[in-house]
RNA sequence: GGGAGUGUAGCUCAACGGUUAGAGCCAUCCGCUCAUAACGGAUUGGUUAUCGGUUCAAGUCCGGUCACUCCCACCA
Numbered sequence: 001g002g003g004a005g006u007g008u009a010g011c012u013c014a015a016c017g018g019u020u021a022g023a024g025c026c027a028u029c030c031g032c033u034c035a036u037a038a039c040g041g042a043u044u045g046g047u048u049a050u051c052g053g054u055u056c057a058a059g060u061c062c063g064g065u066c067a068c069u070c071c072c073a074c075c076a
C1' cells in the first nucleotide's frame, strides 16, 4: 500500500428496514433464612464508534472517517 471482518448497556451477546432497542451476567433494593449462599421478584444502566446519504420509516441499506482483528504485498 491492497483486501476482508468487527464496532449496540459496566461485561458477553441478540434484534425480517416497521411502530417503546432486548436477554444473560454484574450492580442496587426487596422477599425467603437464625444467618450466609442458593433461589424468587423489582430497579438502575443506551448519542446503536463517528459524519453524511437513501427511505414515509435506518441498529439494519449505501458512502466517507476513526479504532481493533485477520490475510496479502512492498521498502530499507
Base pairs, nucleotide, nucleotide: 001072002071003070004069005068006067007066010025011024012023013022018056027043028042029041030040031039049065050064051063052062053061